[in-house]
This is a predicted structure of a 1479-nucleotide RNA (small-subunit ribosomal RNA) from a metagenome.

């Protein structure tokens, strides 16, 4: 302290998500021990049982119980007397039960906090002080008797006591009045002579006292006031009627509408009243650097409550948790008449929950009730149980030990790696556990004994008694590694990795996301990470989140400036002076409970704990002081701001008049067939004269040129001239006021368009609507037409991308340039200068882009507005609106992203340049036909398999009759058809024969191995190793296609950018080229290109056979036939030749242009071969290779026969042709490059022919295949032909084991289709197209019209790049990046979620009004009781509660309906994104 995630990458905004802490927690696995803590967050839901408030005989009458004494009866162990003693139920009285204990229902409040105040109060029991403690009286409970009742419980009569009631003395510092005097806070206070008024008491004692009553006054502990603090909603704005005051009574402990009579009308409130919701409150705890956030368990303090709602008694305190009344719900008892009860104490039940102990022991310590005290009470408390709910500390063992065992797992697997020093084995040591034994502190007082001082009740010393926990901690001791580890996690965030299994399945997942056959992500296993008696997971708070930003954030485009201005409130405000001294600041004093936190020391072995001290609590009151600022008061100034002259300016605004053009419209003309419209056409006008002209007249709107990058206004918006009113602005010199100023929550005027409302207009444009077209539709776009509307006058709405997407003022911060109204100023120059209005720029700032004296700089004031996309500006409320709407404005539930700006590619029915047989001139074909061959598609046992726009379809296959062969049907074999090793065995194994058989095989049967004797061979047995044209080209290697022979595709260093990234590689020019040249923050290189390599064109040299043959000699019917020759051609080896070198123009260069020279070739002469970074998961596991899966008497493998050759049918790609540039038939001529011994033949016979029979050359520049088209000569005469050859017959040949499916040639005979091929489509720019032959490969033959090569004859055309196809830079949009075959919207249709509306319907709080009204407190009254106080009884007021009644609010449901959100592959369009095809 930070990360992950939006992207193809990047910055930036902005959400989600994660690492940390924490917790009364809970689940899931696991569990040894201790020590401190904690422990019903849910139903303030009901609750059975026990127990928690008593005590006190030294107040009292007494004596039911127990015990002791005594005293009787006696049946001698039991009765019975006696209150005599200790004691004591129940009863009277005193004090306590208002403490401690739960628990958080209500409460938004003087409830809590904190400061203060009472000059308005109480205060038992304590303390100190004074004074008193006299006298009398009348009852009553208990007990007794008798009575009702089931029973709780009550009546009646009889008599009785007190520290219980009453009277009557006494009497003040009480209490009421008050001369005077002083003080203070307004009422008032103090001191205070004097006067007057009442109230009082109680015993008990051991006589030491302890109590009682009055009164002060003090602790302590309460009420009351009052500033200021801490929480939500404005979709709650009005709220009050004792309501605010007064006056005067009542009331109270006491002030006070607290209550009541009158009186006034006021009181609260946008600085949030009231209303609804929620909710104890603080001290603290948690988390943070803090500042705040959140929380209010445990302990403290305060408040509220005690089955709900009310009331009051008592009392020194209460409106009372374990009182009491009444009412109401609800449990429970009853004899149905009538009763009882109240766990939010303590344990414990049930219920609810995801969860929360034991019906425990003890007053021994602390406390506290009463008591003189012993003591007795005490579920408060001390303490033990239960529970890993949490914090802390302990253990599960230490050394050594390498053959680095084995086992598991992995790996490149005869070897090695981890587990791992781990283990086993040696040794050591006992914490915990066992064993056995010892054994505390907390205890010290009250009491009791003794002493001692002071003097008889107080303090002091001393010994004595007392322990729930507990035989517990704690110490000794025995034994013996023995009793003792798990749990998440291992894709990134985040430490930690392999293998099997799984196959978008099953599953994980806290965000991203993982899983469709090589999953480190699922689920096992091994191994590692991390914690560790715990680990993880849920949930929930902070935090990280500067993601509500005081500290600490924003608004041009990411959310965000209100549509302009005016203006109350409120906020802020200009210079000087004195004066205060409220804010401000220093000093001191008071508080700021204790507990916590912090710091030091200290007690438990140590830490959690605990104690002591101390700091500290940032905070409030009070004082004293100080005066800069800021306020407040008073004075002054002028520069802010207003006014005032004086000029100027403008489409600034209202309101009237007038003008012209242009459109329509009528009417008179001229004039004739169309006119209009569109891409194109129709509707539509028009011969009843249209368009078109001319002339007259009307009509409503708008105001052309000036016109602009202009001007004016708050904005909104303003434009033909001119008047009349009005209102701003700015200049300039001064005058006059003297801070009058800014800004503005609510608030009020304006507010384009459209639209509504009334009444007017109405030309031309024109939603809606008609037709017409386009189209698959075309409810659009075009187009004819046309009604609201648009205009006028008054009323209304109040909204727009009302944009500068930038709120108003005000200071201050280089510069250039332009303009607009002014002034310098006599001026159309033009330095200055105010005030606007633009355009570039520097600091600077900003995610950029960009802004930039007119800031989005720097700063200062108020106001508005934003907090993650959608839902949704949407519901529901409420307010304006005639309405349409419009302001204000949520929430379920969904998603992990939405944005923004910039890069970088790709795309575009964008733009610019440029190339290409790419279009365009040209030839010549395809598509029509036959037939060939490939496909696809049906068929079939099988028709084996791949290749499918371009870049599959005469492809893989450079040759399927059998083989091939991979299919199919049969029939065989299983170490197997081949092959290698390694050990044995045979040599009668094999082969041959003979027999079945389709054949492979089976069965017979016959019969030689060679040998240098080492061995070979061949069979054979065993063993190891096989084999698969199964599958995955989406696991690869290699190869290969295509963009593309396009010209790009990148790196270093450097610089520019936050950064992707750019620059370079881009601009100018040039080229066939990223070729070169110039310029350049570039400068250089490097794969491509060029060149170098190959063959061709020339040419030299050299070589001269089997090529050649001038010239020389021989010789033939003839021929390089021979001697010979190296001239020539030709052959194949070395070279030369071409570089824009040279001239001319143009140009800086590159170069480019000259039918330029030269020269065989001329501007890369022609071809090849050469494919750059990459793209198609592009083709291939069937050429091989190889991972992985898979088959193993079959998915291997042999073997016959079939099949790949199939046929209604559709496509490619040839081939022949449809004729005369022709076709036959005779005759003549001219080549390359290639092949040849199982060959290729001359040559000769034979056959019409294939070809067959001889024969001879030749492993070949010697021999042989070996042209045709073309010439010439004849014939055909435009026919379905002398054209065309399919298609069938018939005889044949020839290869081969074999041509039946399923060969090729041949000769006869047959003579189909087709007469130049729709739409559309292909090649190709010169030795090319076209058109002609020939060869080779494979190969017995051949389906060859295919490939791959070779030569022969040999053209038209290219004006151009507008278009269509591809591509190359450069630019500009993008919501595209799987990149336009992209990305995306709505309806509809299904499924699921939440939600709104609804005829209603059903609950709840709270309120209003009318009845009724229980206790009760206070008033009245009280003839009945009482000697009396004083009561019962009646009564009035108010009042919980009920009951009627009208609403409002809120919640839940509802047929049925509205939208809305989410779901791989559902319908119908194509609206948004490129100019998205109508911006």
């Nucleotide at each position: 302290a930070g990360a992950g995630u939006u992207u193809g990458a990047u910055c930036c905004u902005g959400g989600c998500u994660c690492a940390g802490g924490a917790u009364g927690a809970a689940c899931g696995c696991u569990a040894g021990c201790g020590g401190c803590a904690g422990g019903c967050u849910u139903a303030a839901c009901a609750c059975a049982u026990g127990c928690a408030a008593g005590u006190c005989g030294a107040g009292g009458g007494g004596u039911a119980a127990c015990a002791g004494a005594a005293g009787a009866g006696c049946u001698u162990g039991c009765u019975c007397u006696u209150g005599c003693u200790g004691a004591c139920g129940a009863c009277c009285g005193g004090c306590g039960c208002a403490c401690g204990g739960g628990u958080g229902c209500g409460u938004a409040a003087c409830a809590c906090g904190u400061a203060u105040g009472c000059a308005a109060c109480c205060u038992a029991c304590c303390u100190u002080u004074u004074a008193c403690u006299g006298g009398g009286g009348a009852a009553u409970a208990g007990c007794c008797a008798g009575g009702u009742g089931a029973a709780a419980a009550c009546c009646u009569g009889a008599g009785u006591a007190a520290u219980a009631c009453c009277c009557c003395a006494u009497a003040a510092c009480a209490c009421u009045u008050a001369a005077u005097g002083a003080g203070g806070c307004a009422u008032c206070u103090c001191a205070a002579a004097g006067a007057g008024u009442u109230a009082a008491a109680a015993g008990c004692u051991u006589c030491g006292g302890c109590g009682g009553u009055a009164a002060a006054a003090g602790a302590u502990g309460g009420g009351c006031a009052u500033g200021c603090g801490g929480a939500u909603g404005a979709u709650u704005a009005g709220u009050u009627u004792g309501u605010u005051g007064g006056u005067g009574a009542g009331g109270u402990a006491a002030c006070g509408g607290c209550u009541c009579a009158c009186c006034a009308a006021g009181a609260c409130u946008u600085c949030g009243a009231u209303c609804a919701a929620u909710a104890g409150g603080g001290g603290g705890c948690c988390u943070g650097a803090g500042a705040g956030g959140g929380u209010u368990a445990u302990c403290c303090c305060c408040c509220a409550c005690a089955c709900u709602g009310g009331u009051a008694c008592u009392g020194a305190g209460a409106c009372a948790c374990g009182g009491a009344u009444c009412a109401g719900a609800c449990u429970c008892c009853u004899a149905c008449g009538g009763g009882a009860g109240g766990c939010a104490g303590c344990a414990g039940u049930g219920a609810g929950g995801a969860a929360u102990a034991u019906u425990g022991g003890a007053c021994a310590a602390u406390g506290g009730g009463c008591g003189a005290a012993a003591g007795c009470c005490u579920g408060a408390u001390c303490c033990a149980g239960c529970c890993a709910u949490g914090c802390c500390g302990c253990g599960u063992g230490c050394a050594g030990g390498a053959a680095g065992a084995a086992u598991g797992c992995c790996c490149u697997a005869c070897g090695g790696g981890u587990u791992g020093u781990a283990a086993a084995c040696u040794g050591c040591u006992u914490u915990u556990g066992u064993u056995a034994g010892g054994g505390a502190a907390g205890a010290a007082a009250c009491c009791c004994c003794g002493g001692g001082a002071c003097g008889u009740g107080u303090c002091c010393c001393g010994g004595g008694c007392u322990g729930a926990c507990g035989g517990u901690a704690c110490c000794u001791u025995u034994c013996g590694a023995a009793u003792a580890a798990g749990g998440a996690c291992c894709g990134g965030c985040u430490a930690a990795c392999u293998c099997c299994g799984u196959g978008c399945c099953a599953g994980c997942a806290g965000c991203c996301g993982c899983g469709g056959u090589a999953a480190u992500a699922c689920g096992g296993a091994g191994g590692g990470u991390c914690c560790a008696a715990g680990c993880g997971u849920u949930a929930u708070c902070c935090g990280g989140a500067u993601u509500c930003a005081u500290u600490g954030g924003g608004u041009u485009u990411a959310a965000a400036g209100g549509g302009u201005c005016c203006g109350c409130a409120g906020g802020c405000g200009g210079g000087c002076u004195g004066a205060u001294a409220a804010g401000u600041c220093a000093g001191a004093g008071g508080u700021g409970a204790a507990a916590u936190c912090c710091u030091a020391c200290a007690g438990c072995u140590c830490a959690a704990c605990u104690g002591u001290a101390g700091a500290a609590c940032u905070g409030c009151c009070u004082u004293u002081g100080a005066u800069a600022c800021u306020g407040u008061c008073a004075g002054u100034c002028u520069u802010g701001a207003a006014u005032g002259u004086g000029c100027u300016c403008g489409a600034c605004g209202u309101a009237g008049g007038c003008g012209g053009a242009a459109u329509g419209u009528g009417c008179c003309g001229u004039g004739u067939a169309g006119c209009g419209g569109u891409g194109a056409a129709a509707u539509g006008c028009u011969u009843a004269g249209a368009u078109a002209u001319g002339g007259c007249a009307c009509a409503g709107a708008a105001c052309a040129c000036c016109g602009a990058u202009c001007g004016c206004g708050a904005a909104g918006g303003c434009a033909g001239c001119u008047u009349a009113c009005g209102a701003g602005a700015g200049c300039a010199a001064u005058a006059u006021u003297g801070a009058c100023g800014c800004u503005g929550a609510g608030g009020g005027a304006c507010g384009a368009a459209a639209g509504c409302g009334u009444g007017g207009g109405g030309a031309g444009c024109g939603a809606a609507c008609a037709g017409g077209a386009u189209u698959a539709g075309a409810u659009a776009c075009c187009c004819u037409g046309g009604u609201a509307g648009u205009c006028c006058a008054c009323g209304c709405c109040g909204u727009a991308a009302a944009c500068g997407a930038u709120c108003a003022u005000c200071a201050c911060u280089c510069g250039u340039u332009a303009u607009u109204a002014g002034c310098g100023a006599u001026a159309u120059a033009c330095a200055g200068u105010u005030a606007g209005u633009a355009a570039c720029c520097a600091a600077g700032c900003g995610a950029a882009a960009g802004c930039a004296u007119u800031a989005a700089g720097u700063g200062a004031u108020g106001c508005a507005c934003c907090u993650g996309g959608g839902g949704a500006g949407u519901a529901c409320g409420u307010c304006g609106g005639c309405a349409a709407c419009g302001a204000u404005g949520a929430a379920g539930c969904u998603c992990a992203a939405a944005g923004g700006a910039a890069u970088u590619g790709a795309c575009g029915g964008g733009g610019g340049c440029c190339c290409g047989c790419a279009c365009a001139a040209g030839c010549g074909g395809u598509g029509g036909a036959g037939c060939a061959u490939g496909u696809g598609g049906u068929u079939u046992a099988a028709u084996u398999c791949g290749a499918u726009g371009a870049u599959a379809c005469g492809c893989g296959a450079g040759g399927a009759a059998c083989c091939u062969u991979a299919c199919c049907u049969g029939g065989g074999c299983u170490c197997a058809a081949a092959c290698g090793c390694a050990u044995g065995a045979u040599g009668a194994c094999a082969g041959g024969c003979u027999g079945g058989g389709a054949a492979a095989c089976c069965a017979g049967u016959u019969u030689u191995u060679c040998u240098u004797c080492g061995g070979a061979c061949a069979u054979u047995a065993u063993g190891c190793g096989a084999g698969g044209u199964g599958c995955u080209g989406c696991a690869u290697g290699g190869u290969u296609g295509u963009c593309g022979u396009c010209a790009g595709c990148u790196c270093g260093u450097g610089c520019c950018g936050u950064g992707a990234g750019g620059u370079g590689u881009c601009g100018g020019g040039u080229u066939a080229a990223g070729u070169c040249c110039c310029a350049u923050a570039a400068c250089g290189a490097g794969c491509g290109c060029a060149a170098c390599c190959c063959c061709u064109a020339u040419u030299u040299c050299u070589a001269g056979u089997u090529g050649c043959c001038a010239g020389c000699g021989g010789g033939u019917a003839a021929u390089g036939c021979c001697g010979g020759g190296g001239a020539c051609u030709c052959u194949a080896g070395a070279g030369a030749a071409a570089c824009u070198g040279c001239c001319u123009a143009c140009g800086u260069a590159a170069g480019u242009a000259g039918a330029g020279a030269g020269g065989a070739a001329g501007g890369u002469g022609g071809g090849g071969a050469u494919g750059a970074c990459g793209u198609c998961a592009a083709a291939u596991c069937a050429u091989c290779a190889c991972g992985g899966c898979c088959c193993u008497u079959a998915c291997g493998u042999c073997c016959a026969g079939g099949g790949c050759u199939a046929c209604a049918c559709a496509c490619g790609u040839g081939c022949u042709a449809c004729a005369a540039u022709g076709g036959c038939g005779a005759g003549a001529a001219c080549a390359g490059a290639g092949g040849g011994a199982u060959g290729c033949u001359a040559c000769c016979u034979g056959g019409u022919g294939a070809c067959a029979g001889g024969a001879u050359g030749c492993g070949g520049a010697u021999c042989u295949c070996c042209a045709a088209a073309u010439c010439u000569c004849g014939u055909c005469u435009c026919a379905g032909u002398u054209c065309g050859g399919a298609u069938c017959g018939a005889a044949g040949u020839c290869u081969g084991c074999a041509a039946c499916u399923c060969g090729a040639c041949u000769u006869c005979g047959u003579g189909a289709a087709g007469c130049u091929g729709g739409a559309a489509u292909c090649g190709c720019u010169a030795g090319u197209a076209a058109u002609c032959g020939c060869g080779c490969a494979u190969c017995a033959g051949c389906c060859a019209u295919g490939g791959c090569g070779c030569g022969g004859u040999g053209a038209a055309u290219a004006c151009g790049u507008u278009c269509c196809c591809g591509g190359g830079c450069c630019u500009u949009g993008u919501a595209c990046a799987c990149a336009c075959c992209g990305c995306c919207c709505g309806u509809c249709a299904a499924g699921c979620c939440a939600u709104g509306g609804a005829a209603g319907c059903u609950g709840g709080g709270a309120g209003u009004g009318c009845c009724u009204g229980a206790a009760g407190u206070c008033g009245g009254u009280g003839a009945c009781c009482g000697c009396a106080a004083g009561g019962a009884g009646c009564u009035g007021c108010c009042u919980a509660g009920g009951g009627c009644a009208a609403g409002a609010c809120u919640a839940g449901u509802g047929a049925c309906u509205g939208g809305g959100g989410c779901u791989a592959a559902g319908u119908c369009g194509u609206a948004a994104c490129a100019a998205g095809g109508u911006a």

Background
RNAcentral holds the sequence, with entries from SILVA. The prediction has a mean pLDDT of 83.